[in-house]
This record gives sequence, structure tokens and C1' cells, in this order.
RNA sequence: GAUAACGGCAAACCCGGCGAAAGCCGGCGACGCAAAGCCAUGGGUCUAAAGUCGAGCAGAAUGCACGGCCAAGAUCGCCAGGCUACCGAA
Repeated sequence: GAUAACGGCAAACCCGGCGAAAGCCGGCGACGCAAAGCCAUGGGUCUAAAGUCGAGCAGAAUGCACGGCCAAGAUCGCCAGGCUACCGAA
């Protein structure tokens, strides 16, 4: 980063699986992508199982359900950063 060339990746939907969820993996499929290759390092965003606070139901212990907070969970196709990579016009 080009009306170039060889190619590459694969959104959403749907199907199967994992997970509490966000989401991830595989298949199908292409919305798009010049790093839409890799890395959770800094932000942002998403979820909230466990934990904690509050207020209930039942009650012998305990159990059930609701709300708030909360990442060590997730997202690299949110931004930045780091590492690596094909081609070679202006």
C1' cells in the first nucleotide's frame, strides 16, 4: 500500500461439543480484513461461578430464590504496544 500478482484469514446465522456465563473449539458459510498472523503488556468493553454485602421464603441442620460490588474468567475482528510475515508500482 497499487483497479497489481500469488495466495491467506473468515463475521453473522445454523449444527455438534465445552463452559455458571461472557465466550471458546469443530463443521457449514462469507461480513469484511494488508497483518482479521501470534502475544492479555497498558487501557477499554463483556460475563460474575466462587467470594462478599443487603434484604426475603422455609426451617432442626441446611436449602431456595432476588439485588449490589467484584476477575484471577473472556475479548487481539475495540484501541495501543511487542514479535513475526508474502509481493514490490507510485